Model confidence (mean pLDDT): 79 of 100. Glycine riboswitch aptamer from an Anaerolineales bacterium, 108 nucleotides, folded computationally. Lineage of the source: Bacteria > Bacillati > Chloroflexota > Anaerolineae > Anaerolineales. It matches the Rfam family "Glycine riboswitch aptamer". Its family is annotated with glycine biosynthetic process in the Gene Ontology.
RNA sequence: CUAACAGCGUUUGGGAAGAGACUCCUCCCGAAGGAGCGCCGAAGGGGCAAGCUCGCUGAGGAGCGAAAGCGAGCGAAACUCUCAGGCAAAAGGACCCUACGCUGUCUU
Numbered sequence: 001c002u003a004a005c006a007g008c009g010u011u012u013g014g015g016a017a018g019a020g021a022c023u024c025c026u027c028c029c030g031a032a033g034g035a036g037c038g039c040c041g042a043a044g045g046g047g048c049a050a051g052c053u054c055g056c057u058g059a060g061g062a063g064c065g066a067a068a069g070c071g072a073g074c075g076a077a078a079c080u081c082u083c084a085g086g087c088a089a090a091a092g093g094a095c096c097c098u099a100c101g102c103u104g105u106c107u108u
Base pairs, nucleotide, nucleotide: 003108005104006103007102008101009100010099013097014096015095020037022036023035024034025033038087039086040085044083045081046080047079051074052073053072054071055070056069057068
């Protein structure tokens, strides 16, 4: 120095699940809109486990002081909630691969 590897970004391309083509109204039909019941979890969003930190008690004349208890905060997901979104196709879609760019390491 280059490549590999790792991370971040872009979205160039590809893959990508689940759940009523439910009923009624509007509408030329469908979609969309409204009402109703039933469902899904992989846009987004909310919740928390171990653990860590802090405070109080422990600590009863002053200082230090453990385990433990109580309270607060931080704290992950493909777990969970179902707010949002979705439940023929299309669109969308976490995540994965590919391409490109940037960065890192000196392990190869």